[in-house]
């Protein structure tokens, strides 16, 4: 720096209290949080194939993911409200 962030996808063993980034909320959690192993499975950034070059296809490899929109707001703007739009922050890829 640039894309992209409403959708998708989780079971078993160890283990034992914390955990969703931070701050406020409000959530999950001993009908076992977090972690660490195994299996699986989601999705299609790279990487591969094919292209009319605009995609497109498949998932064998690199990586990410598999509670809530990034769980919501936080800062600015429109609106009488519900509520929307931007921004910051943050993940993840090249």
């Nucleotide at each position: 720096u640039c894309a992209u962030c409403a959708a998708g996808a989780g079971u078993a063993g160890c283990c034992g209290a914390g955990g969703g980034a931070c701050u406020g909320g409000c959530c999950c959690g001993a009908u076992g949080a977090a972690g660490c192993u195994a299996c699986g499975g989601c999705a299609a950034c790279c990487a591969c194939a094919c292209u009319g070059c605009g995609g497109u296809g498949a998932a064998c490899g690199g990586u990410g993911c598999c509670a809530a929109u990034u769980c919501c707001a936080a800062c600015g703007g429109a609106g009488c409200a519900a509520u929307c739009c931007g921004g910051c922050a943050g993940a993840u890829g090249a």
Predicted 3D model of a 94-nucleotide RNA (SAM riboswitch aptamer (S box leader)) from uncultured Phascolarctobacterium sp.